[in-house]
Context: one part of a larger RNA
RNA sequence: GGCGUGUGGGGGAUGUCUUGGCGCCAGAAGGCGAAGAAGGGCGUGGAAAACUGCGAAAAGCCCGGGGGAGCUGUUAAACGAGCGAUGAUCCCGGGGUGCCCGAACCGGCCGCCACUGAAUGCAUAGGUGGCGGCGGCCAACCCGGCGAACUGAAACAUCUCAGUAGCCGGAGGAAAGGAAAGAAACCUCGACUCCGUAAGUAGCGGCGAGCGAAAGCGGAAUAGCCCAAACCACUCGGAUCCCCGAGUGGGGUUGUAGGACCGCACACAAGGAACAGAUACCCGAGCCGAAGCACCUGGAAUGGUGCGCCCGAGGGGGUGAGAGUCCCGUAGGCGAAAGGGGAAGGGUUCCGUGCGGCACCUGAGUAGGACCUAACACGUGAAAGUAGGUCUGAAUCCGGGAGGACCAUCUCCCAAGGCUAAGUACUCCCUGGCGACCGAUAGCGAACCAGUAGCGCGAGCGAAAGAUGGGAAGAACCCCGAUAAGGGGAGGUAAGUGAACCUGAAACCACACGCCU
Numbered sequence: 001g002g003c004g005u006g007u008g009g010g011g012g013a014u015g016u017c018u019u020g021g022c023g024c025c026a027g028a029a030g031g032c033g034a035a036g037a038a039g040g041g042c043g044u045g046g047a048a049a050a051c052u053g054c055g056a057a058a059a060g061c062c063c064g065g066g067g068g069a070g071c072u073g074u075u076a077a078a079c080g081a082g083c084g085a086u087g088a089u090c091c092c093g094g095g096g097u098g099c100c101c102g103a104a105c106c107g108g109c110c111g112c113c114a115c116u117g118a119a120u121g122c123a124u125a126g127g128u129g130g131c132g133g134c135g136g137c138c139a140a141c142c143c144g145g146c147g148a149a150c151u152g153a154a155a156c157a158u159c160u161c162a163g164u165a166g167c168c169g170g171a172g173g174a175a176a177g178g179a180a181a182g183a184a185a186c187c188u189c190g191a192c193u194c195c196g197u198a199a200g201u202a203g204c205g206g207c208g209a210g211c212g213a214a215a216g217c218g219g220a221a222u223a224g225c226c227c228a229a230a231c232c233a234c235u236c237g238g239a240u241c242c243c244c245g246a247g248u249g250g251g252g253u254u255g256u257a258g259g260a261c262c263g264c265a266c267a268c269a270a271g272g273a274a275c276a277g278a279u280a281c282c283c284g285a286g287c288c289g290a291a292g293c294a295c296c297u298g299g300a301a302u303g304g305u306g307c308g309c310c311c312g313a314g315g316g317g318g319u320g321a322g323a324g325u326c327c328c329g330u331a332g333g334c335g336a337a338a339g340g341g342g343a344a345g346g347g348u349u350c351c352g353u354g355c356g357g358c359a360c361c362u363g364a365g366u367a368g369g370a371c372c373u374a375a376c377a378c379g380u381g382a383a384a385g386u387a388g389g390u391c392u393g394a395a396u397c398c399g400g401g402a403g404g405a406c407c408a409u410c411u412c413c414c415a416a417g418g419c420u421a422a423g424u425a426c427u428c429c430c431u432g433g434c435g436a437c438c439g440a441u442a443g444c445g446a447a448c449c450a451g452u453a454g455c456g457c458g459a460g461c462g463a464a465a466g467a468u469g470g471g472a473a474g475a476a477c478c479c480c481g482a483u484a485a486g487g488g489g490a491g492g493u494a495a496g497u498g499a500a501c502c503u504g505a506a507a508c509c510a511c512a513c514g515c516c517u
Base pairs, nucleotide, nucleotide: 001516002515003514004513005512006511007510008509009508015502016467017466020438021437022435023434024433025432026431027430029427030426031137032136039101040100041099042055043054044053046079049075050074051073061095062094063093064092065091066090070083071082072081108134109133110132111131112130113129114128115127116126141172142170143169144168145167146166152159156206182189183188193220194219195218196217197216203211204210224419225418226417227363231250232249233248234247235246236245237244238243255397257362258361259360261357262356263355264354265353271351272350273349274348275347281341282340283339286334287333288332292307293306294305295304296303308325309324310314316328317327318326368392369391370390371389372388373387374386378404399414400413401412402411403410454461455460474501477489478488479487480486
C1' cells in the first nucleotide's frame, strides 16, 4: 500500500406513512359591483412576530334559531385579567359597524321627464335641472369584429397551418339558432339545436399537400307565437271645403293563400300562454341511534384463548399493535324562527270558428342585375343559393322566390319586421361520493406561512423544505471543556426514539483483526 471482515462516522437512498394533490360521477350554483366589488394597504389582542378573523363599535356589537359545560382562534407553553346554568365559547341565519387605496367619483356617456330656448313665425338645435341606467372584476363555455406566423406541401408563390393563436366588443347561466320565399323528387317531409350514421362518401384541390359536406335514416328533446299593412275610433299638428301627417287604442298575421270590408251562419266552452302571490315539499345549523367481558403476552390490546351479544348498523376514521359490540360515526329515523328554492290547485290578463261576395292590404332604394369581394366542403369553375361594397333597379296575388349555369313543364315555398323554453357547451366556486390515480426527485409550481424566498430595469421567471415518542416522560444532578461546541456518566424510555431526532442503503473516512506484497 492492497484485499477481506467487523465496529463506528458520514450520507439520506429504500421501506412504511399522509395533512396534499390528480381524475371522474351526482347534486347545487353560475355571478360580484357607485347601497363602492375583486384585490390590496394600514390597523386591531394584557402580549414582540407571523397566520386567521375583524375594521377606530376592529379575534369583535345586536337579534332569531341550534347546542349544553366549559371558554378567551393558530404557531405556542406559561403567566396575567376575566367570561359562563340570568346558558357562555361554538354552529346557522338576519342586522349594525365597516379606516385608506382600488371602476374610485369630480367631470363623463345613454335614456326619460320638466322648464327654458336662437338664426326664424310655429318649431328645432342648444341650455338648465330632476330621475333612472352604464362604467370595474371574474376559470372555462358562447356570439360578433380584426386576424398572424412557424409548419405541411419533403424547396416555394395559389394552397395548408386556420378563421387557429392573439387582440378587441358583447351577453348569459348557458350562448347561438329557430317556426320554411326550407328540404326533396314527381313520392313526400314539416321550426331550431345536439348526438350516431350516411362518410372519409359526393365533391373541392399547384386534381399536389390536403380540405371535406348535405339530404335521408336512427336517437335526445319537443312549442309555438307577436308585429307592420288594409279598415275603424280618438287625440294632436298642417290646412281650415276636401284632405295630409303623427301618436294612441281596436283590428290582423297567412300560402290546400290569408286578412280587411260587406252579407249570412255558429259558438261563449274546452284548451294554451304570461304575470303576481301563497301552500305542500326540498335545501339550509342540528338531534336520536343496537351490542363485550375475562384470562395470556406486552410499555400499551384493537392481538391470542375462552364464553357471549347486536345487526335495517360487519362503509369509514380514531383510540398506546389489527376494534361490528371503547369514541366519532354508519343503517334507519327525526328536525327550522330566519335565509334560499318551489309545484299541482286557485287568482288576474291575453289568445282562441265557418260560408259567400268584393279586389282594399300582405314588409322598396327592397328583390333582381353589372363589377369587385367574402363566407358557403365548393380555390371562378358550367357556379346556383347566402352576405357585403359601388352603380343601378322590379312586380304587387292574373303577384313573387326556389328546385346547383340557363329555358320549359312540373313541384315546393311566401323574402325584404320581431320573440321563443327543452334537448347542447363549460366549471373559478359549494356539497356528497368514487378511483386496477400519485405517495414527498411522485402528485398541483406549492402536503411545510408558496406564487413565498430568490432572480430580473421590466414583462416576467420561480424554488428548496414532510415523519422524535404512546406520552415531552424534551434529559434534574456530576465530570472534561472557555460561563462554548461537543462528549462522558447519572436518570427517563419498550427501545442504540435525544430534538442535525422513524427506517437509515451506497459512495467516502477512521479504527481493529486476518491475509498478500